[in-house]
Source information
Predicted 3D model of a 456-nucleotide part of an RNA (small-subunit ribosomal RNA, 5' domain) from Brevundimonas alba. Rfam family: Bacterial small subunit ribosomal RNA. Rfam links the family to the GO terms structural constituent of ribosome and ribosome. The full RNA is in RNAcentral, with records from ENA and SILVA. Model confidence (mean pLDDT): 82 of 100. Taxonomically the source falls in Brevundimonas (Bacteria, Pseudomonadota, Alphaproteobacteria, Caulobacterales).

Context: one part of a larger RNA
RNA sequence: AAUGCGCGCUACCUGCAGUCGAACGAACUCUUCGGAGUUAGUGGCGGACGGGUGAGUAACACGUGGGAACGUGCCUUUAGGUUCGGAAUAACUCAGGGAAACUUGUGCUAAUACCGAAUGUGCCCUUCGGGGGAAAGAUUUAUCGCCUUUAGAGCGGCCCGCGUCUGAUUAGCUAGUUGGUAAGGUAAUGGCUUACCAAGGCUACGAUCAGUAGCUGGUCUGAGAGGAUGACCAGCCACAUUGGGACUGAGACACGGCCCAAACUCCUACGGGAGGCAGCAGUGGGGAAUCUUGCGCAAUGGGCGAAAGCCUGACGCAGCCAUGCCGCGUGUAUGAUGAAGGUCUUAGGAUUGUAAAAUACUUUCACCGGUGAAGAUAAUGACUGUAGCCGGAGAAGAAGCCCCGGCUAACUUCGUGCCAGCAGCCGCGGUAAUACGAAGGGGGCUAGCGUUGCUC
Numbered sequence: 001a002a003u004g005c006g007c008g009c010u011a012c013c014u015g016c017a018g019u020c021g022a023a024c025g026a027a028c029u030c031u032u033c034g035g036a037g038u039u040a041g042u043g044g045c046g047g048a049c050g051g052g053u054g055a056g057u058a059a060c061a062c063g064u065g066g067g068a069a070c071g072u073g074c075c076u077u078u079a080g081g082u083u084c085g086g087a088a089u090a091a092c093u094c095a096g097g098g099a100a101a102c103u104u105g106u107g108c109u110a111a112u113a114c115c116g117a118a119u120g121u122g123c124c125c126u127u128c129g130g131g132g133g134a135a136a137g138a139u140u141u142a143u144c145g146c147c148u149u150u151a152g153a154g155c156g157g158c159c160c161g162c163g164u165c166u167g168a169u170u171a172g173c174u175a176g177u178u179g180g181u182a183a184g185g186u187a188a189u190g191g192c193u194u195a196c197c198a199a200g201g202c203u204a205c206g207a208u209c210a211g212u213a214g215c216u217g218g219u220c221u222g223a224g225a226g227g228a229u230g231a232c233c234a235g236c237c238a239c240a241u242u243g244g245g246a247c248u249g250a251g252a253c254a255c256g257g258c259c260c261a262a263a264c265u266c267c268u269a270c271g272g273g274a275g276g277c278a279g280c281a282g283u284g285g286g287g288a289a290u291c292u293u294g295c296g297c298a299a300u301g302g303g304c305g306a307a308a309g310c311c312u313g314a315c316g317c318a319g320c321c322a323u324g325c326c327g328c329g330u331g332u333a334u335g336a337u338g339a340a341g342g343u344c345u346u347a348g349g350a351u352u353g354u355a356a357a358a359u360a361c362u363u364u365c366a367c368c369g370g371u372g373a374a375g376a377u378a379a380u381g382a383c384u385g386u387a388g389c390c391g392g393a394g395a396a397g398a399a400g401c402c403c404c405g406g407c408u409a410a411c412u413u414c415g416u417g418c419c420a421g422c423a424g425c426c427g428c429g430g431u432a433a434u435a436c437g438a439a440g441g442g443g444g445c446u447a448g449c450g451u452u453g454c455u456c
Base pairs, nucleotide, nucleotide: 004323009285010284011283012282014281015280016279018045019044020043023042024041026039027038028037029036030035052239053238054237061164062163063162064161065160066159067158070156071155072154075152076151079148080147081146082145083117084116085115086114092107094105095104096103097102123132124131125130137144138143139142165211166210167209172202173201174200177199178198179197180196181195182194183193184192214236215235216234217233218229219228220227221226241262242261243260244259245258264275265274266273267272292318294317295316296315300314301312302311303310304309331361332360333359334358341352342351343350344349365397367392368391369390370389371388375383400445401444402443403442404441405426406425407424411440412439413438414437415436421428422427
């Protein structure tokens, strides 16, 4: 400099986390009176995706390979249709209730909201006689829709074979239990549920019970066989304060929807209300320990929309951290009076050591000035004046940590005197300690080094 990641538990202040006026009436604003714009509400689509977490789960949960009795919004495709009517209701007005959250009544109105009739090739049911059942328009002149239907794709539900931890100091377990008939229920099979009938079903090839645990692709290690593990990324599952329930819908029994109960927190005029970060940031607690209340929708992807566009803490980026991996620098060459100083000394010298100084050079990275992309396609760049390139100055701004008894690479002096201390194992220390402490010297690794913990 660049890239990826942030165990688990717990309570959360604050900020951020849909769209369509080309479905509809209305109100308001502007007006060149042509129209344009904004929105609370009705309505449509989306809030079942994406994002988070691993509590539960030893199970068809997952992995793998099969199966038949199913569903499917948007998308592609086949064949048709889109006719005639009706009654309401929010918004709004008026009158109230309430501290608030909110709410009651009267009157008026629209629709792609709701209801009825017609038709119905095909569709569904059928005892094959028959019976049932649909629609919606909008802007503009070309489309987008709506209803029924055929096939598909993708997705999902269901069933089965095999595989998937420990304990026998858990040996028997089971009454909707096992099977059948009939009915109900479901999109669909099925004791899924109910009634009746039978008495079955599982188990030493480990049932039941208890403990532990999300599973996998993978990851670490190992020559392999194996062992350990399941952070990041990807697939599946489960969960959303705790427990239960259904509604809507193609799809949920629904993280930022509803109802009930519980615990907790907050507001209150004490009558009553509000809330749910295991989304992104951030805070408190806890802990050995884990980041910014950042920028942007420019790219990729998603939702809505005819489109313009809006939304998107997904995502793309930036910030912090040597946490890891990789690379680079902290100079290069010459330089013996082998300077001074330090240390050792047999006092002669040896060593530190070409090391330094000195001389001559170079400029990576960092710094200063200039230029300046790709990522984007005609336009649009958060990153960002970023990467890169050119020029400039100056050795300048940049080295530490552990070890030296054996294992195990690397030795001397002084201090200490079984003290102080060391220690992974063997073991060192009781007056010359290469093992303690300091110094000199040496060995190893290097922006790291050493220790500790876990695993192979």